[in-house]
Background: This is a predicted structure of a 1202-nucleotide part of an RNA (large-subunit ribosomal RNA, half B) from a marine sediment metagenome. The full RNA is in RNAcentral, with records from MGnify. Rfam family: Bacterial large subunit ribosomal RNA. The coordinates come from a structure-prediction model, not an experiment, and the mean pLDDT is 83.
Context: one part of a larger RNA
RNA sequence: CCCUCGUUUAGGAACUCGGCAAAAAAGCGUCCGUAACUUCGGAAUAAGGACUGGUCCGACUUCGGUUGGACCCGCAGCGAACGAUGCCAAGCGACUGUUUAACAAAAACAUAGGUCCCUGCUUAAACCGUAAGGUGAUGUAUAGGGGCUGAUGCCUGGCCAGUGUCCGAACGUUAAGAGGAUGAGUGAUCCCUUCGGGGUGAGCUUUGAAUCCAAGCGCGGAUGAACGCCGGCGGUAACUAUAACCGUCCUAAGGUAGCGAAAUCCCUUGUCGUGUAAGUUACGACCUGCACGAAUGGCAUAACGACUUGGCAACUGUCUCAACGAGGGACUCGACGAAAUUGCAGUGGUCGUGAAGAUGCGAUCUAUCCACGGUUAGACGAAAAGACCCCGUGAAGCUUUACUAUAGCUUGAUAUUGAAUUAGAGGUAUAAAUGUUCAGCGUAGGCAGGAGCGCUCCACUUCGGUGGAGUGCGUCAAUGAGACACUGCCCUUUUAUAUUUUUACUUCUUAUCUCUCUUAACUGAGAGAGACAGUAUCUGGUGGGUAGUUUAUCUGGGGCGGAUGCCUCCUAAAGAGUAACGGAGGCGCUUAAAGGUUAGCUUAGCGCGGAUGGAAAUCGCGCUGGACGUGUAAAGGCACAAGCUAGCUUGACGGCAAGACCUACAAGUCGCGCCGAGAGGAAACUCGAACUUAGUGAACCGACACUUGCUCAUAGGAGCGGUGAAGAUCAACGGAUAAAAGUUACUCCGGGGAUAACAGGUUGGUUGCGCCCGAGAGUUCAUAUCGACGGCGCAGUUCGACACCUCGAUGUCGGCUCAUCCUAUCCUGGGGGCGGAGAAGUUCCCAAGGGUUUGGCUGUUCGCCAAUUAAAAGGGUACGCGAGCUGGGUUCAGAACGUCGUGAGACAGUUCGGUCUCUAUCUACCGUGGACGUUCGAAACUUGAGAGGGCCCUUCUCUAGUACGAGAGGACCGAGAAGGACGAACCUCUGGUGUACCAGUUGUCCUGCCAAGGGCAUUGCUGGGUAGCUACGUUCGGUUUGGAUAAACGCUGAAAGCAUAUAAGCGUGAAGCCGUCCUCAAGAUUAGGUUUCGUAGUUUCUGCUUCGGCAGAAACGGGAGACUCCCGGAAGAACACCGGGUAUAUAGGCUCUAGGUGUACGUCUGGCAACAGAUUUAGCCGAGGAGUCCUAAUCAGUCAAA
Repeated sequence: CCCUCGUUUAGGAACUCGGCAAAAAAGCGUCCGUAACUUCGGAAUAAGGACUGGUCCGACUUCGGUUGGACCCGCAGCGAACGAUGCCAAGCGACUGUUUAACAAAAACAUAGGUCCCUGCUUAAACCGUAAGGUGAUGUAUAGGGGCUGAUGCCUGGCCAGUGUCCGAACGUUAAGAGGAUGAGUGAUCCCUUCGGGGUGAGCUUUGAAUCCAAGCGCGGAUGAACGCCGGCGGUAACUAUAACCGUCCUAAGGUAGCGAAAUCCCUUGUCGUGUAAGUUACGACCUGCACGAAUGGCAUAACGACUUGGCAACUGUCUCAACGAGGGACUCGACGAAAUUGCAGUGGUCGUGAAGAUGCGAUCUAUCCACGGUUAGACGAAAAGACCCCGUGAAGCUUUACUAUAGCUUGAUAUUGAAUUAGAGGUAUAAAUGUUCAGCGUAGGCAGGAGCGCUCCACUUCGGUGGAGUGCGUCAAUGAGACACUGCCCUUUUAUAUUUUUACUUCUUAUCUCUCUUAACUGAGAGAGACAGUAUCUGGUGGGUAGUUUAUCUGGGGCGGAUGCCUCCUAAAGAGUAACGGAGGCGCUUAAAGGUUAGCUUAGCGCGGAUGGAAAUCGCGCUGGACGUGUAAAGGCACAAGCUAGCUUGACGGCAAGACCUACAAGUCGCGCCGAGAGGAAACUCGAACUUAGUGAACCGACACUUGCUCAUAGGAGCGGUGAAGAUCAACGGAUAAAAGUUACUCCGGGGAUAACAGGUUGGUUGCGCCCGAGAGUUCAUAUCGACGGCGCAGUUCGACACCUCGAUGUCGGCUCAUCCUAUCCUGGGGGCGGAGAAGUUCCCAAGGGUUUGGCUGUUCGCCAAUUAAAAGGGUACGCGAGCUGGGUUCAGAACGUCGUGAGACAGUUCGGUCUCUAUCUACCGUGGACGUUCGAAACUUGAGAGGGCCCUUCUCUAGUACGAGAGGACCGAGAAGGACGAACCUCUGGUGUACCAGUUGUCCUGCCAAGGGCAUUGCUGGGUAGCUACGUUCGGUUUGGAUAAACGCUGAAAGCAUAUAAGCGUGAAGCCGUCCUCAAGAUUAGGUUUCGUAGUUUCUGCUUCGGCAGAAACGGGAGACUCCCGGAAGAACACCGGGUAUAUAGGCUCUAGGUGUACGUCUGGCAACAGAUUUAGCCGAGGAGUCCUAAUCAGUCAAA
């Protein structure tokens, strides 16, 4: 120091996001007593109050207890342990319940209740399954399934235009299928033939129109407890304000009741009130509802809630402000013994530099070597190829009116698939009928033939017909566009019959299906359904139910916005070319003349003059000089005109093309000249569009026109090729596909500091501060003070710009803790000016020593408020500080509201909830040692180079109610007395603690029992408390002055006969600087100084010698002192340090004593007993003090100097 606990003076939530944590009270015991509200059940153990031990005696008793009285003890009787804190108010959810196993327990889910939809059952609807089969259900609408809402109470408004669902079926549209007109090719046969051929046209191949044909869609209607939606503007009342009222526009309809700054309100801390000293929270109101609102339910609501919010009481170490104590770690010793990490390491500070924040580079300073205990500021520390952001023609989940498919459902056709009636419809054939303009005898269908024809009767008959009689018509005439008898071929409409096709209703039974009974059997019998259903193929619809995919790029990050091709100009730096989300504009055509040619002409503006006539029409003259005009933008051009006008015309040609320009490619541009055929011109000549530069799109694909080619054995048929022109806002314009949108906070992978958010860096627009000028304000007067319009700087705290380190991770706001620096000074100190009387102020200069409050609200920084203060200064330090803490905010996963979105989802909108890892290697820092050095070895005492600390402020009194002032008020200078905060030391006092002290006491076990004790229950609890440690306690401190200065003020004094504080010289002058004060300090390697003690002596060897000796080495011996060891310590992690070691009080013991507790045990006496009294101010007692050698510091060893 950490963890888990115990206690705490005074205060009592001041802590904090928040009473988190802790504490306390009550304790389903007894007796009293209990409010609002209420769904009458509750709320309720509400709240609140009283009691609780022991002994003896009595009454009652269901024999469990209940109850009464007297007495006794303690600080305390539910004596320990177990065992609800309560209240007020609001939000949400009715409730009990469920949930994200391991960050969310909730307001989310569920729920009973409500409502809507589906379902009538031989096979329900729904669901699982390819099917068989199964669930539903051995159930049957009081049942089952699904959606929404969510007890209960009061309620649940308007809108059916959109989307959905349901219903409807007349009409429109519509698939497969049926159908087969028409066309195309070929062309048997037959006929004709001039023998060349022509006609006819079966069959085959091909085309495939009309027509028939369902659902769906269109269409009509219904439907909101289906998805959903529920306006704007202007004016108006006798103060003002407001608008019951009026007008107008739009709509499918314009939000009703209720509620409302709300889990919803941006502005916003709305405004008012309550509560508080102070209230961004809370509650009650108001209504200006950014952006409430009625089963995606609205509004209330008793009870309930480990929910969320505010308040109160009680209570407390949460705090002011911390202290002591206990246990377990940490530390030392013994034993055993991991991990991450690790480029290399001989791993310092500052300033600078640098890929922009350096132990490793430069300079400089500092630094003997090595450990141990600690702290975490750095090593852009460790961990995890960043989860944010961007990128990837990466992935996945999800959504939908993205695209394309598809299961399923549904529609029709055909097959399985048969019979019949009726009613229709269509086609064909036959027969019959049908047809009214006027005129005309009249109901004239058309065309053709046509002069005869039909009927009855008779005769003949070769049975075909002929003749006769009668009769009716016609021809004729008239009318008219058309003329009738009769015949033929047809048309319109209609009827009948036959046949065929088809539709609908109905019936049948034999396919088929189902059920019942039965069988060994898919056996048999019966019943029902029935050509339907079911199934197969084809087919239309529907179809995020399912699947595969797409969803662009540029971009001072990305998104939003804008842009994406072409032309012109500037940028562009006098060749060409040249970028930016630089500055300006155009194009996606046009023209049959606006082309070609020949010929001619000159615009515009201004001035003057001139009828109507004007600013401007047309006419004349002059001047300027290209300003006009050019189809269309701009630039460059243009008078011989490229401008304007007229004539004739089509060169707005066919086939080519030398040579160049441009250029990655692909493209693009210019073009001499030749051939052909032309236009204009007398001709020379000009003409292959336009004064030039925009007016655009590669391939593939199919269709079209033409065509020398190729393939299909052949081919007249088909396909392909070639040439030509057409089809692209392929406009994301060198065009990924014929065909394509979103969302992800449930996310994932690969990358990026190529690219954002934090921080740093650069910059300094913005910001802050200063200076210059001085219009003005200041009665007068620029400069006491303020200072416009402008100008110039500095700083690197704001907001930015840039995108330079970092995306194989540099943790982000605020608070706490701990700071450190700057000064542009808030206070305190010294001064100058004042529009300074004094006091109080204002402005400027010097000055960074010290100081710079506590609360209410909010996550807040900030800010507002309350109360203080000398003052409540501003900044830097990765917006200092998360390997120091917190985690309220922001910023994962849950959930809700408002809003947006069809939806998945989204929101610098709101709201409730939500895992903060790391044993410290190096540097650094705080401490403690060891080694060596300090030139003989020691023991003491010191000097102080240097370093660190400290440095504060207020109030009152006197001077003096003096100076000043009309008064009110009210000083400088100087002297004194108190105090605050801060700091140091200490424990005498006051307190705290005091777990080996004393006492009381509950429960229980034990010592056989009584008594007396012991153990356990947090030290069981409770009351006290010695030493020690402590603050809340006590004492002390910041004093004094010396030196040099700042601003400022002076003396003398020239340059400059003056003046001048300055140039030479000399002074005064601040909490600031250097000392004085305190602490450390000679590793101060420059290693200091003083005192004392010690290195006795003997022998041997070597060298030198003045032969006296000296020096060195070795051995023996001695030795100041030190250490080991031991007893200990108010010293201490270890080590160290201090005391002591028998010649001894070092520790223990013992005795005495201080002090604590509070009167022991035993015995006696009293009492029935509990118990009381006496012996006894006893007994006991840890650490305090003194004494005393009883015990233990025994014996010994090691080192040690010329």